[in-house]
């Protein structure tokens, strides 16, 4: 430099036929239980979906540019 894959919650990820409210597990906070702790149970907080622009009534999702990570080739 070229090509491919990826960037969504603190972490690991799902969601890509555009549409109902952006989700799961773990972690974190609270409650109940217990002599106490852990596990399990119940509830909850936390996101400008990498950045900017475009298309659309509507974009995490489609298009363009850029940034970052991983791999391959040179």
């Nucleotide at each position: 430099a070229u090509c491919a894959g990826g960037g969504u919650a603190g972490c690991u990820c799902a969601g890509u036929u555009g549409g109902u409210u952006a989700g799961a597990g773990c972690a974190c906070g609270g409650g109940a239980c217990u002599c106490a702790u852990a596990a399990g149970c119940c509830c909850g907080g936390g996101g400008u979906c990498g950045a900017g622009g475009g298309u659309u009534c509507a974009a995490a999702u489609c298009c363009c540019u850029c940034c970052c990570c991983u791999g391959a080739u040179a």
This is a predicted structure of a 74-nucleotide RNA (transfer RNA) from a Candidatus Dojkabacteria bacterium. NCBI's taxonomy places the organism under Bacteria, Bacteria candidate phyla, Candidatus Dojkabacteria. Rfam family: tRNA. Gene Ontology term of the family: triplet codon-amino acid adaptor activity. By type it is a transfer RNA.